[in-house]
RNA sequence: UAGUUAAUGUCGCUGAGUUUUCUUUUUUAAGAAAAACGGGGGACCCAAGUAUCAUGGGGUGAAUCAAUGUGCAGUCAACUGCAUGUUGUAGGGCGAAUUCUCACUGCCCGAAUCCGACAGCUAACCUCGUAAGCGGAGUGGGAAGGAUAG
Numbered sequence: 001u002a003g004u005u006a007a008u009g010u011c012g013c014u015g016a017g018u019u020u021u022c023u024u025u026u027u028u029a030a031g032a033a034a035a036a037c038g039g040g041g042g043a044c045c046c047a048a049g050u051a052u053c054a055u056g057g058g059g060u061g062a063a064u065c066a067a068u069g070u071g072c073a074g075u076c077a078a079c080u081g082c083a084u085g086u087u088g089u090a091g092g093g094c095g096a097a098u099u100c101u102c103a104c105u106g107c108c109c110g111a112a113u114c115c116g117a118c119a120g121c122u123a124a125c126c127u128c129g130u131a132a133g134c135g136g137a138g139u140g141g142g143a144a145g146g147a148u149a150g
Stems, first nucleotide, its partner, number of pairs: 011135004018035007036130006046120001056118001057115004065088010091109005098144007
């Protein structure tokens, strides 16, 4: 000097998932309340215009759709469904770190899960959540705000 691993602190990222107060001797904790943020249900009006398990429908979320290969099942085949791989894709995130935004550009994600026959929108109203997981460093322009110095 460079790389790898682990721990701690600060700072930061995805995400709604943060802050404050009070009580209790479980005090690096537990319980309660409030604020803030987020989700679901729920009228008139509007919308929809027939439902029906080969394969219903719906919610959270950026995470949807397509082609193709393999395996299994229905049903011998076509066809359909499920699982999984590859390549794309609607959509989404990060990139000197105050925030927002525009252009170019680099790297990523494109999952998972819940309800249980059932829900369009939706004022009042009712109700739920406050997790989980990580470690980034490109260029130029515009706007707002802040700090320091004079």